Predicted 3D model of a 72-nucleotide RNA (transfer RNA) from Volvox reticuliferus. Its Rfam family is "tRNA". By type it is a transfer RNA. Gene Ontology term of the family: triplet codon-amino acid adaptor activity.
RNA sequence: GACGCUAUGGUGUAGUGGAAACACAUCUGUCUUACACACAGAAGAUCCCCAGAUCGAAACUGGGUAGCGUCA
Numbered sequence: 001g002a003c004g005c006u007a008u009g010g011u012g013u014a015g016u017g018g019a020a021a022c023a024c025a026u027c028u029g030u031c032u033u034a035c036a037c038a039c040a041g042a043a044g045a046u047c048c049c050c051a052g053a054u055c056g057a058a059a060c061u062g063g064g065u066a067g068c069g070u071c072a
Base pairs, nucleotide, nucleotide: 001071002070003069004068005067006066007065010024011023012022013021018055026042027041028040029039030038048064049063050062051061052060
């Protein structure tokens, strides 16, 4: 320098056009002398950034940033 993959709550992942789900973690309640477990509930992500197409974008298109990889 060229190309490919990846970027989504604190963490790990799902979601391929009608607007974000699950697990763990955290908090509250029940239970216990208490803790843990279990059960019930809650909070938590302007979906890496900018622009474009679309009635509508996490998703499609272009550019950029960061990480990983292949080639030179």
The source organism's lineage runs through Eukaryota, core chlorophytes, Chlamydomonadales, Volvocaceae and Volvox. The RNAcentral record of the sequence draws on Rfam.